Small-subunit ribosomal RNA, 5' domain from an uncultured bacterium, 484 nucleotides, folded computationally. The coordinates come from a structure-prediction model, not an experiment, and the mean pLDDT is 87. The full RNA is in RNAcentral, with records from ENA and SILVA. Its Rfam family is "Bacterial small subunit ribosomal RNA". Rfam links the family to the GO terms structural constituent of ribosome and ribosome.

Context: one part of a larger RNA
């Protein structure tokens, strides 16, 4: 002297633009955060209306309904947090033995059959969550048979494999194939914290064979043989840590850090484990155990906020249990749409950066008061009064946007403009011994204090308290912490 995701203390007017649990990756009430599709499929109420009635109900609308259910696609992306990781996790720059739903291109196809499960119907267990038995039933769900340009696999003879249809007749799917795109998944060089008061480490360990297995190379894995690997150029072990564009500081070199925003990772109560799928070993999916919570008829069961809001704790300390799908981006659906606590917005906070404003001119008898005085006077001070103007901002009134492309605006009656009043609603903190701009007097008398370093204070104290005066910064000004 600069910087902060900051806190305390005093003060405290607007407004843009930013940011806001850094502690307990503690524990969590409620509500909402991932749904959609009838242009795949069958089934299908009820209230209310209406007609009939033996008054018990039927019948028709409601109804191309609501609704569950199969079926597809999405729930792998988006939003969190950073516990854990010293490692090909990351950053860079390179490789080959891979896979890629949606999407863009070519090229061919898209025939004929089957037999089931839900839903629903009966009966039936169970406090409940949830079932179980039997019956019917539909398809872009399952299975068969044909077909096979090119695809796989071959012992080169051959031998394997596919489809799904719907409609408003415009389309819109489906299958097999190549190719791009684009996204991933491996490997490797090189970069990356501290300790030697850690010196040895390492049997699936290094390699080879065969054999298994993945999308794929590969001790990845299993048998078998060999005795290798790694290390003072720091293995191993400990301890701390997410990596990095980037921030900050510094004239650089360099140091500290890695909120916010973007790019990987990594995890989703704790610990394991795979299904499904293009992809997860999956945050709001399942299955096992373990802690904790909570229903319970005690037999069993339910849950997962490091998604937005809130709570309780903890802490010097971090905010609404808000609005909207209007933008912009996602999911589903030909669409219309529906869905989106992503996102845009709004609220709260001087948390931080930028502005603005609290008045402007004129105004000596240098008024009164305060203040010090050598009592003449200095000084506060043109400062105020007064006297003549302006109206930012705020306030009250009226117009009212752009952002959206025909049509939709939460923001929002917002910004913005124009009128009206009235100097009217708006200044404070710290310091004044050298360092350091900035001084006197009165109290105090090694007391009560100060204090950052040196020190100051024991009767003349510019150093402590108060005043007056000054001084620096100003809606902020000073402690404290960190860091250069």
């Nucleotide at each position: 002297g600069a910087a902060c995701g900051a806190a305390c203390g005093c003060u405290g007017g607007c407004g843009g633009c930013a940011c806001g649990c850094c502690u307990a990756a503690c524990a969590c009430a409620u509500g909402c955060a991932a749904g959609u599709c009838g242009a795949a499929c069958g089934c299908g109420a009820a209230c209310g209306g209406a007609a009939c009635u033996u008054c018990g109900g039927u019948u028709c609308u409601u109804a191309u309904u609501a609704g569950a259910g199969u079926g597809g696609c999405g729930g792998a992306c988006g939003g969190g947090u950073g516990a854990g990781u010293a490692a090909c996790a990351c950053g860079u720059g390179g490789g080959a033995a891979c896979a890629u739903g949606c999407c863009u291109u070519u090229c061919g196809g898209u025939a004929c059959g089957g037999a089931a499960c839900a839903a629903c119907c009966a009966u039936u267990g169970g406090a409940a969550a949830c079932g179980a038995u039997g019956g019917c039933u539909a398809a872009u769900a399952c299975c068969g048979u044909a077909u096979a340009c090119g695809c796989c696999c071959u012992u080169c003879g051959g031998g394997g494999g596919a489809a799904a249809g719907a409609u408003u007749u415009a389309u819109c799917g489906c299958c097999g194939a190549a190719a791009g795109a684009u996204u991933g998944g491996c490997c490797c060089g090189c970069g990356c914290u501290a300790g030697a008061u850690u010196a040895g480490c390492u049997a699936g360990u290094u390699g080879g064979u065969a054999a298994g297995g993945u999308a794929a190379a590969a001790g990845c894995u299993u048998a078998c043989c060999a005795a290798g690997g790694c290390g003072a150029c720091g293995a191993u072990c400990u301890a701390u840590a997410g990596c990095u564009g980037g921030u900050u500081u510094g004239a650089g070199a360099g140091g500290a850090u890695g909120a916010u925003c973007a790019g990987c990772c990594a995890c989703a109560c704790u610990g394991g484990g795979a299904c499904u799928g293009a992809g997860a070993c999956a945050c709001g999916g399942c299955c096992c155990a373990g802690a904790c919570u909570c229903c319970u008829a005690c037999g069993g069961g339910a849950g997962g906020c490091a998604g937005c809001a809130g709570u309780g704790g903890g802490g010097a300390a971090u905010a609404u249990u808000g609005g909207a799908c209007a933008a912009u981006g996602g999911g589903g659906g030909c669409a219309a749409c529906c869905c989106u606590g992503a996102u845009c917005c709004a609220g709260c906070g001087a948390u931080g950066c930028c502005g603005c404003g609290u008045g402007a001119g004129u105004g000596a008898u240098g008024a009164a008061g305060g203040c010090c005085u050598u009592a003449g006077g200095g000084u506060u001070g043109u400062a105020a009064a007064a006297c003549u103007c302006u109206u930012u901002c705020a306030g009250g009134g009226g117009u009212g946007a752009a952002g959206a492309u025909a049509a939709u605006g939460a923001c929002g009656g917002u910004a913005a403009c124009c009128c009206c009043a009235g100097a009217a609603g708006a200044a404070g903190c710290u310091c004044c011994g050298g360092c350091u701009a900035a001084c006197u007097c009165c109290g105090u008398g090694c007391c009560a204090g100060c204090a950052g370093c040196c020190g100051c204070g024991g009767u003349a104290a510019u150093a402590c308290g108060g005043a007056g005066g000054g001084a620096g910064c100003u809606a902020g000004c000073g402690u404290u912490g960190u860091u250069c």